[in-house]
Molecule: transfer RNA
Organism: Nitrosopumilaceae archaeon
RNA sequence: GCGAAGUUAGUCUAGUUGGCAUGACGUCAGCUUCCCAAGCUGAAGAUCACGUGUUCAAAUCACGUACUUCGCACCA
Numbered sequence: 001g002c003g004a005a006g007u008u009a010g011u012c013u014a015g016u017u018g019g020c021a022u023g024a025c026g027u028c029a030g031c032u033u034c035c036c037a038a039g040c041u042g043a044a045g046a047u048c049a050c051g052u053g054u055u056c057a058a059a060u061c062a063c064g065u066a067c068u069u070c071g072c073a074c075c076a
Stems, first nucleotide, its partner, number of pairs: 001072007010025003019056001027043005049065005
């Protein structure tokens, strides 16, 4: 340099006729307990990598950019 795949909460992750963004861990509060842990209940936490476009409406479609991984090519 070329090609492919990927980017969603602090971490991991689901999400295909385009229409309310899912779960787990963690965090916080309550219950329970003499205390801690475990358990139960609830809550907070997401510019869906960035930008532009299409659309009444975009995590989802198109284009561009950035980054990550893999393969190929080049190489003093």